The part of an RNA shown here (small-subunit ribosomal RNA, 5' domain) has 486 nucleotides and comes from an uncultured bacterium.

[in-house]
Context: one part of a larger RNA
RNA sequence: GAAUCAACGCUGGCGGCGCGCUUAACACAUGCAAGUCGCACGAGAAAGCAGGAGCAAUCCUGUGAGUACAGUGGCGUACGGGUGAGUAACACGUGGGAACGUGCCCUUUGGUUCGGAAUAACUCAGGGAAACUUGAGCUAAUACCGGAUAAGCCCUUACGGGGAAAGAUUUAUCGCCAUUGGAGCGGCCCGCGUCCGAUUAGCUAGUUGGUGAGGUAAAGGCUCACCAAGGCGACGAUCGGUAGCUGGUCUGAGAGGACGACCAGCCACACUGGGACUGAGACACGGCCCAGACUCCUACGGGAGGCAGCAGUGGGGAAUCUUGGACAAUGGGGGAAACCCUGAUCCAGCCAUGCCGCGUGAGUGAUGAAGGCCCUAGGGUUGUAAAACUCUUUCGGCGGGGACGAUAAUGACGGUACGGGUGGAAGAAGCCCCGGCUAACUUCGUGCCAGCAGCCGCGGUAAUACGAGGGGGGCAAGCGUUGUUC
Numbered sequence: 001g002a003a004u005c006a007a008c009g010c011u012g013g014c015g016g017c018g019c020g021c022u023u024a025a026c027a028c029a030u031g032c033a034a035g036u037c038g039c040a041c042g043a044g045a046a047a048g049c050a051g052g053a054g055c056a057a058u059c060c061u062g063u064g065a066g067u068a069c070a071g072u073g074g075c076g077u078a079c080g081g082g083u084g085a086g087u088a089a090c091a092c093g094u095g096g097g098a099a100c101g102u103g104c105c106c107u108u109u110g111g112u113u114c115g116g117a118a119u120a121a122c123u124c125a126g127g128g129a130a131a132c133u134u135g136a137g138c139u140a141a142u143a144c145c146g147g148a149u150a151a152g153c154c155c156u157u158a159c160g161g162g163g164a165a166a167g168a169u170u171u172a173u174c175g176c177c178a179u180u181g182g183a184g185c186g187g188c189c190c191g192c193g194u195c196c197g198a199u200u201a202g203c204u205a206g207u208u209g210g211u212g213a214g215g216u217a218a219a220g221g222c223u224c225a226c227c228a229a230g231g232c233g234a235c236g237a238u239c240g241g242u243a244g245c246u247g248g249u250c251u252g253a254g255a256g257g258a259c260g261a262c263c264a265g266c267c268a269c270a271c272u273g274g275g276a277c278u279g280a281g282a283c284a285c286g287g288c289c290c291a292g293a294c295u296c297c298u299a300c301g302g303g304a305g306g307c308a309g310c311a312g313u314g315g316g317g318a319a320u321c322u323u324g325g326a327c328a329a330u331g332g333g334g335g336a337a338a339c340c341c342u343g344a345u346c347c348a349g350c351c352a353u354g355c356c357g358c359g360u361g362a363g364u365g366a367u368g369a370a371g372g373c374c375c376u377a378g379g380g381u382u383g384u385a386a387a388a389c390u391c392u393u394u395c396g397g398c399g400g401g402g403a404c405g406a407u408a409a410u411g412a413c414g415g416u417a418c419g420g421g422u423g424g425a426a427g428a429a430g431c432c433c434c435g436g437c438u439a440a441c442u443u444c445g446u447g448c449c450a451g452c453a454g455c456c457g458c459g460g461u462a463a464u465a466c467g468a469g470g471g472g473g474g475c476a477a478g479c480g481u482u483g484u485u486c
Stems, first nucleotide, its partner, number of pairs: 001486004006482005013358006020350001021316001026314003030311003035075003040072002048063006082269003091194007100186003105182002109178004113147004122137006153162003167174003195241003202232003207229008244266004248259004271292005294305004322348001324347003330344001331342004361391004371382004395427001397422002401418001405413001430475005435456003441470005451458002
């Protein structure tokens, strides 16, 4: 000098665009963050409205409506969002590879036949404080099961063997089963690269390889039985420490050094540890089971919970925001659609936290006013600065118009941006420094005191170095200080 997710001190007018728990992966009150489909299925209210009966309470009929809640079933919930604990590793980056999977989407071919048994909801009877749960009975399906069929598909000792489906409706579609190829995505393997320590020198028994088997979507000690005795290491194994990796960011003339906030790609994690289930996909943040710590409820028998989602609270800390609006746009899930959901997202709010832009007025104005300060007492300086006169009105104020973004219709932002009108210089300047480095000097006070200080160093009675005043220099809605990096 440049930089910063900064903090602190003093100060603070406006706007645009960014950014905003770096610490306790500490604990969390409350609300919301993943639903949707009635064109899969059984069942099916209520309010309201209209009419009628009745003295009235109330009841009946129609509509509401085959609508809502709940249930079976399908798809989604493995995306999106968060965090960086762990990890020095095929984790990441890059370049290759073969033994694989793939819901939705595109594409090829062929099918979509005949039956069956249940079960939730519901009803009845119980248990429990609750969470919830037991028994009996009834019922449907695109839920479940069996048979048939098999061009192609799978297995094969090549003979043969094996396996499928689901219908719905508004009658035109959407589905379902098997199958071909693809796209995109994912799993796996390998070469190379990726921090510090030798005051860590030896490490290794499923260890290294083979045969066979099991297992997996798939190669493989992945697992197991048997056999062999290997494998790694000063080109740093093993061990210890530290750390998510990258595109990039900062700095620098470059080489390099430091970093990895925001944005994007990959990875890992979801109270801690372990496990599998379901599924095309998870060993699953807002799923399940077990164990543990913690918190809460309890009728003491037993239960409930997981903000490293968005807000928000406590705590820690030098320090980091609203318990906001909307699905209008973009995107995602479901649905044939209408549409519903979406703290993703788009916006708004707060913060000079950063960058950028603008303003705080312009012109004229000397007998150089007054006041302040200095003085050799003549004067000098503050200083065209002020006043005064003449103008202007950016921004802000006030009142009216009013978008693009989205159009056939639909706008949270928003009566916002923007342009036009109106009034008046009106509402808007500070901070640091002035011994040298380093731009900028004098007076008073103080007297090795009080204090300053980045380094050298100032201060002990004439201090341009302390404190104050005047003057000056620098930057400016900021200016300084501190931390950190080059």
Model confidence (mean pLDDT): 86 of 100.